[in-house]
RNA sequence: AGUGUUUGAUCAUGGCUCAGAACGAACGCUGGCGGCAGGCUUAACACAUGCAAGUCGAACGAGAACGCACCUUCGGGUGUUAUUAAAGUGGCGCACGGGUGAGUAACGCGUGGGAACCUACCCUUGGGUACGGGACAACGUCGGGAAACUGACGCUAAUACCGUAUACGCUCUUCGGAGGAAAGAUUUAUCGCCCUAGGAUGGGCCCGCGUCGGAUUAGCUUGUUGGUGAGGUAAAGGCUCACCAAGGCUUCGAUCCGUAGCUGGUCUGAGAGGAUGAUCAGCCACACUGGGACUGAGACACGGCCCAGACUCCUACGGGAGGCAGCAGUGGGGAAUAUUGGACAAUGGGGGAAACCCUGAUCCAGCCAUGCCGCGUGAGUGAAGAAGGCCUUAGGGUUGUAAAGCACUUUCACUCGCGAAGAUGAUGACGGUAGCGAGAGAAGAAGCCCCGGCUAACUCCGUGCCAGCAGCCGCGGUAAUACGGAGGGGGCUAGCGUUGUUCGGAAUUACUGGGCGUAAAGGGCGUGUAGGCGGCUUGUCGAGUCAGGCGUGAAAGCCCCGGGCUUAACCUGGGAACUGCGUUUGAUACGGGCAGGCUAGAGGUUGGAAGAGGAGAGUGGAAUUCCCAGUGUAGAGGUGAAAUUCGUAGAUAUUGGGAAGAACACCAGUGGCGAAGGCGGCCAUCUGGCUCGGUUCUGACGCUGAGGCGCGAAAGCGUGGGGAGCAAACAGGAUUAGAUACCCUGGUAGUCCACGCCGUAAACGAUGUGUGCUAGCCGUUGGGAAACCUAGUUUCAGUGGCGCAGCUAACGCAUUAAGCACACCGCCUGGGGAGUACGGUCGCAAGAUUAAAACUCAAAGGAAUUGACGGGGGCCCGCACAAGCGGUGGAGCAUGUGGUUUAAUUCGAAGCAACGCGAAGAACCUUACCAGCCCUUGACAUGUCCGUCGCGGAUUCUGGAGACAGGAUCCUUCAGUUCGGCUGACCCCAAGACAGGUGCUGCAUGGCUGUCGUCAGCUCGUGUCGUGAGAUGUUGGGUUAAGUCCCGCAACGAGCGCAACCCCUGUCCUUAGUUGCCAUCAGGUAAUGCUGGGAACUCUAAGGAGACAGCCUGUGAUAAGCAGGAGGAAGGUGGGGAUGACGUCAAGUCAUCAUGGCUCUUACGUCCUGGGCUGCAAACGUGCUACAAUGGUCGGUACAAAGGGUUGCGAUACCGCGAGGUGGAGCCAAUCCCAAAAAACCGAUCUCAGUUCGGAUUAGAGUCUGCAACUCGACUCUAUGAAGGUGGAAUUGCUAGUAAUCGCGGAUCAGCACGCCGCGGUGAAUACGUUCCCGGGUCUUGUACACACCGCCCGUCAAGCUAGGAAAGCCGGAUACAGCUGAAGUCGUGGUCCCAACCGCAAGGAGGGAAGCGCCGAAGGCAGAGCUGGCGAUUCGAGCUAAGUCGUAACAAGGUAGCCGUA
Repeated sequence: AGUGUUUGAUCAUGGCUCAGAACGAACGCUGGCGGCAGGCUUAACACAUGCAAGUCGAACGAGAACGCACCUUCGGGUGUUAUUAAAGUGGCGCACGGGUGAGUAACGCGUGGGAACCUACCCUUGGGUACGGGACAACGUCGGGAAACUGACGCUAAUACCGUAUACGCUCUUCGGAGGAAAGAUUUAUCGCCCUAGGAUGGGCCCGCGUCGGAUUAGCUUGUUGGUGAGGUAAAGGCUCACCAAGGCUUCGAUCCGUAGCUGGUCUGAGAGGAUGAUCAGCCACACUGGGACUGAGACACGGCCCAGACUCCUACGGGAGGCAGCAGUGGGGAAUAUUGGACAAUGGGGGAAACCCUGAUCCAGCCAUGCCGCGUGAGUGAAGAAGGCCUUAGGGUUGUAAAGCACUUUCACUCGCGAAGAUGAUGACGGUAGCGAGAGAAGAAGCCCCGGCUAACUCCGUGCCAGCAGCCGCGGUAAUACGGAGGGGGCUAGCGUUGUUCGGAAUUACUGGGCGUAAAGGGCGUGUAGGCGGCUUGUCGAGUCAGGCGUGAAAGCCCCGGGCUUAACCUGGGAACUGCGUUUGAUACGGGCAGGCUAGAGGUUGGAAGAGGAGAGUGGAAUUCCCAGUGUAGAGGUGAAAUUCGUAGAUAUUGGGAAGAACACCAGUGGCGAAGGCGGCCAUCUGGCUCGGUUCUGACGCUGAGGCGCGAAAGCGUGGGGAGCAAACAGGAUUAGAUACCCUGGUAGUCCACGCCGUAAACGAUGUGUGCUAGCCGUUGGGAAACCUAGUUUCAGUGGCGCAGCUAACGCAUUAAGCACACCGCCUGGGGAGUACGGUCGCAAGAUUAAAACUCAAAGGAAUUGACGGGGGCCCGCACAAGCGGUGGAGCAUGUGGUUUAAUUCGAAGCAACGCGAAGAACCUUACCAGCCCUUGACAUGUCCGUCGCGGAUUCUGGAGACAGGAUCCUUCAGUUCGGCUGACCCCAAGACAGGUGCUGCAUGGCUGUCGUCAGCUCGUGUCGUGAGAUGUUGGGUUAAGUCCCGCAACGAGCGCAACCCCUGUCCUUAGUUGCCAUCAGGUAAUGCUGGGAACUCUAAGGAGACAGCCUGUGAUAAGCAGGAGGAAGGUGGGGAUGACGUCAAGUCAUCAUGGCUCUUACGUCCUGGGCUGCAAACGUGCUACAAUGGUCGGUACAAAGGGUUGCGAUACCGCGAGGUGGAGCCAAUCCCAAAAAACCGAUCUCAGUUCGGAUUAGAGUCUGCAACUCGACUCUAUGAAGGUGGAAUUGCUAGUAAUCGCGGAUCAGCACGCCGCGGUGAAUACGUUCCCGGGUCUUGUACACACCGCCCGUCAAGCUAGGAAAGCCGGAUACAGCUGAAGUCGUGGUCCCAACCGCAAGGAGGGAAGCGCCGAAGGCAGAGCUGGCGAUUCGAGCUAAGUCGUAACAAGGUAGCCGUA
C1' cells in the first nucleotide's frame, strides 16, 4: 500500500467480497512447563448451608464453668481460673469497606466557576470541668404464648437521664436585655468530658458549556413563570403555603417515544474520526417490589425499623420468620465464565490507653491454554542417497541427512539434599515455595489449518451436476491442482482453525476529503419571512481572532528516559503530554458592534424604442359541416386490395343563398415576448416587464432563500352554457391462426366559453439563482455613437453556429461554460422491493405530497470500442435475377435414403456442405450383422522352458454342414558352424507375462477432408492519435476480375492471400527421326509406306520464340486505366488445370490409419457353415429409357481422340440366329490386339396410331464367369408388349467449342456399370439491364445482441417457497388523566386520658405524652382514552424458483418510432 468481481474487450461510476488489528468470548481438533493478568456479557431469576461488623471491664451493675492448689464434717468450702465466658446498661462504630448497573437523557456525569451551608473522630487557640436529683434494664417473683416474643410487680449502678450555678468568647435582641455546658475512670500519670474560634478532611446546594436516535412526535406547561409575605431546611430557592400578576419553554427542536449508568480510559485509524465504557480508578444510582420516616455529625440506611405487595419457610392455625446485585456454593437461564480453600504474616479498616479482638476488605493458594510473555520437545555427524510410502516417460524422481548407525549435551520435567527475601525487636498463610547443589537418562513432551485466483503452497487415485465444497468470483455432467482419500508442499505453533462483534481498508456520509448535462442526484417556476453571506473609507470598542502569564486539567494508562524480577510480559522512579476550561495582561490587520462619510452595487428621474407579454370587449375573411334552391346522372367514398357507408326518395360534382362553431393559411425566421407553464387574424381600451440614451437624486437600500404564499401544459372533476371539425369509449367493415389493435366507415364524453377544483408531465438545456474573471470568428433581433460615400467601424442588451485555453469517464461544454472563483438554496449515496405499505396533510373524486422496512440479487447503470445483426441507407460483384437452351417434379426401371419389417436386415453420413455419399463394383469371401457348431497364450507379435530336427507341400481316403479330427502315398530339408544334434530359424508341448476387439468417446486428440470461397480479403513492425479497448495504415476520389493499380492522406513499410512463376492447349522456329510420317526419287502389288530411301510435311518430345496495353486515335486528371483501331495464330487474365489467406461451423471421420482414457478377456477375441446387408405398404433424392417423324426400322458408306493388355489383349479362319465356342498368328506394345466409333451422310420404308413409338413385366430356351448363380450375377434368343401422348405447385444446370446431343476408353473386377473418372465427334440460343429473390464484398447508421436475431426480452395464467401489508376480532405491555378507597409516617391539631426528675407542705402548677381528628399519601380496585406489541379465518400485491401455458409489448424504422403525464 491494495485486491477479486458487471464487459467480447475498455474507461469511468457503483455496490458486494477479501487480506490487517482487536476481544471478559464461544465452538471443533490438539495439548509439555513456567511467569503475569483475567474469569455470569444471559435471569436486578430464586436461593439450602457456613462465613462477610464489631469492640470497649481504663464508663456501669451483675457475674458462671472446666481445670489447678489448699482445706474438708466428704455434703462441700477457700484461693486461683477471672473481670474470663454468656447476657444487660452505656460509648464509639455499623452512612466505611465489599457488590451490582435495574432505573436515569438528568446539573446524572465531565469540565470550569459560584455563595447562602454542615462536618463525629483529628490538629491548633482560648476557657471550663461546681452542686444536686429521680429513674430504667440486667436481676428476682408471678404470669401469657406452640413459637417469635411479651405483661405485671419489686431491687439497682453509671461517662445513661434531669435540674441548679457559672459563661472569656457564643446565640437572639426592641440594644434595655434575654438564653444556653460539662463526666468521670484509674491512681499520680494519663485518658476523658463541656463551651468557643480557626484549620484540615468529607459532604450538601447553585450556574456556564458539553453529553444518543426519531419530526411518520409540533406545539408543551397551572406550582406552571414571576412578585410580596410566611413557613421549612444545615443552607439559597415554588422547596411548601396564602395572595397578586399572566407568564414560562419551543424549528438553535420544546413536548412525546425509543435506547442508555457517565467519565479517566479501551479498541481501531496516518490523522480527523468511528466503535466502546469488562478488569483498575473517580462520580452517580440501587439493595425482593413500592412508600415512609426514626436514630445519628453523617442514612431516608445491602447484612436497621414501620407499612403495603408478590414469593418462600415455620406453625399447636391463634400467629410468626426471611431477603447473597458481600465471599464461597446450589438450582435455573445460557454458546458460555472458577473453590461451600488458607491466613490475618503483610497493606488497610473498626473498637480499645493497651495487650488484643474483629475484618470472604485484603494477602495467598485451587480450577480454566481465556489472553499476553518466556522456555522446551534435542544438537553434531551420518549416502548404501537403506527399507517403506508416493509419483513415473519404467530410465528414474521424491519423502531425504530425514531415519537407522556412531559419538555428545541435560534447559524443562523427574529423584535426593540445602533453602531465602518479603519482618524496623517479635510474629510467615504463601511454603519446604522461589532459588542453589547433586543424580539418571534422548530419556517424559506436536499439533492445527491450508495448497483454483485473490493468497504462500501440486500430483495420483476415487466420485461423475451425484456425493459434496464455497469469504467473493465460482468448482462437480468420466482425464476435477476447487469434492473425498493419499503422497508431497506452504503457513502458524502449545496452539491452530471456525463463528460472532468492532474499527480499518471505505475518499462507500467526503471537517480533513465526494458529487448532481447523459452513471444516483437541480426543487416545474416565481415571490418573499427567518437564517446565511455582503461594496469603498474614517474613528472608536475589543465579546470573535492572536500572543504572553497564572490556575486547573486526580491517580493509573499512552509516549520518552531510567531502574527491578536470568529475559520478556509485568512492576517501578522521573519527565513529557492531557490538543480543554477559567482568569489576567496585551495586540487591533481581518470578521463583528457603534458613530460618521463616499458612489463603482442597487434603486429612482427624464426622453426614446421593439415585442404572438397579460386581461376583458369588439370585429374580419378563407375553409369545413349542415340547411334551402338550381343544373345534372349513376355512381360516390375509401383502401395495399376491399368492404361497412352514402346514392334513382337523385348522392358525388357544380352554382347561388343561409346557419353554426372552432381555428387563424401566406407573412413566419435556430425571429420576438414572458419567471416558468406558455403566447400568433385585425382594431381600440386597461395593464406587467425588459431595453437604450441623457441629466440629476437616494446612499449599500444588496445576493440567496428553510418554512409560507402565488402561478403552473394536457388529461381529469363540479355547475351552467356551447358543440362545426376532430375524437377516448362504443358499433360495424377489413386484416389475421386470433386482432378486444394498426387500416376504413361511423360515433359519445371531451376538445370551446364562464366560474370553481386538481397541482401533475421526458414541467428538458434532462444543466438552481446571483456576481466577477478567462482568445476569437461568422450570422441574426432591438437600441445607441461617431460619421455620412452606405459598404463598413464601434458600444450595450438578447438569440444562434463554429472554435482556443481549460474542464470532462468519454460524449461533449467552451464569455448564454459543463472553465477559474465566491455566496446561498435544493438534492444524491448499489439494483429490485418502491415512489409502494402504514401514519399524517391536501383533494368532491381520481389522486397528490411526505415516505419506510422485511425479503432478495452481485450486480444494475454511463460513455465509448470491435464485431454481429436490421422487414436501415449508399456502392459493387456472382448463371443471383432477367434473356435464352435443356432438364427434374408426372411414367417404367436402376440406384441411394428415411420409414417399416426382420433372428439379422452391420456401421457411419443429415439443410446448403447426408441421400449413384464411405462402396474404384455384398452370390461364398468381402462382412463389421444374425442363427448354430467349435477354440481359449489364442488367427497375429515378443520373451521363458522342454522336446523334435519329419518343418512344409502335393495327391488321396474316412467322419462331419464345415471348422476340425484321424489315416495313406509321393516330394523336399533352412542358415551359421569352432563340425559338438553346438547355436539360431521353423514346428510341437506347457506356464505366465500378454495378444486381440470394425467395443465406447470425432465433445479428450493427431492426420486427412468438406464449407463459406478462388470470395478479396486477413494481419504485422515502426510511427502518430486516444487515459484505454482500439484507431490510423486497410478510410477517401478514380480504376480493376482482384486490398489490381494511380492520386490524395500521419502515416511509412512489410507479410499471408490476388496476380505471376508450374502443367495442358492454341502459332512459329530449332534439334531428333522409330515402331510414327511419305512431298520428291526408285522398285513392287489386285490394293496398302509394302520395300529401298528420304528428314520436307503430319506427328512424336525436348528446347526456344511469341502478348507487354508494346503501337496509333480518343477519353480520363497530364495518372492508373478504359474505348476503338492496326498488326498478329492468339488482345487486354487467350482457353483449361493445379494452386484454397486469417479463420468459421465443438462441421465430418476413433469403421482407412495413428492415438489418450474407459471397457471385454472360455469373450465384446478367433475359426467355420448357412443366412442377412438385395427383405417392401407408402415417402424422398440422384439417374437411365421414353413418350416419337429434327423420329423408328433396314441397307450402304465416312471421319476420332484418349486409353488398356502376359493369371493378359487375343487377329485371320471355322461353328452357332445370337450371347458365345473351337483354335492360337501377333504383341510385355507409336510395331500386335481390344477396335466396330456413333451421331453424321446416301438410299429405302413407316405416316401420327399407344403405332414398325416405348420397352417394363412375364414364360420358355440358352451362353459365360465362378467350388457354387435358389435366396442373389451379367448377357443372348423366341414369345409377351405394362405405364407412358412432354408432366401441378415447385425446382435445377448452363454464357462458347459452352449447353444440348453422339459414341469410345479406363479404374474396381473371376463375373457384374444406367454410377464414377476420362476422351473425342456434331454443335447452338441469349444477356436490355441490376428494380426484385439468393449469396458475398465494402462504407455508413441504429442496437437493450456478444452462445452474437435460431439473439435478447415483457406481461397474465398455472405450481412451490419466502417475507410483508390489510382484516371481523382475540391476547398482552407501558402511559397520563378523572374520581373511589386510603396503610405506615412526618407535620398540624388535640389534650376528656396518662406522667419519676422542676416549683409547691399539700392541693395543684410548669412541662411532657397517648388516644382521637385533619392535610398529604403508596399499593389496590373502577371507568374511559390514546400509544405500542403479538396472534388472526380470509385477502392483496411483491420477491425467488434448469427446461410449464398463452401471446410478442420493447431492443433494428423491432416490422404501427419510442417515451412521459392523464383518462
This is a predicted structure of a 1463-nucleotide RNA (small-subunit ribosomal RNA) from an uncultured prokaryote. Its Rfam family is "Bacterial small subunit ribosomal RNA".